RNA sequence: CGGAGUGUAGUUCAUCGGUAGAACGCCCGGAUGGGGUCCGGGAAGCAGGAGGUUCAAUUCCUCUCACUCCGA
Numbered sequence: 001c002g003g004a005g006u007g008u009a010g011u012u013c014a015u016c017g018g019u020a021g022a023a024c025g026c027c028c029g030g031a032u033g034g035g036g037u038c039c040g041g042g043a044a045g046c047a048g049g050a051g052g053u054u055c056a057a058u059u060c061c062u063c064u065c066a067c068u069c070c071g072a
Stems, first nucleotide, its partner, number of pairs: 001071007010024004018055001026042006048064005
């Protein structure tokens, strides 16, 4: 320098045009003498950033940033 991939809750991942979910973790309550464990409830992200298309975008298009891989 050229090509490709990934970037969504604290972490690991779903969703892949129509109000964004799960597991683990965290907080509160209950069961227990206590811990572990189990049960119930709860908080937490507008989706790397900026534009564009659309009635509507995390989801399509363009640019850009970070990381990873391949090539030179």

A computed fold for a 72-nucleotide RNA from a Candidatus Daviesbacteria bacterium, annotated as transfer RNA. Its mean pLDDT, the model's own confidence on a scale to 100, is 81. Lineage of the source: Bacteria > Bacteria candidate phyla > Candidatus Daviesiibacteriota. It matches the Rfam family "tRNA". It is annotated as a transfer RNA. The sequence was found in a public genome assembly.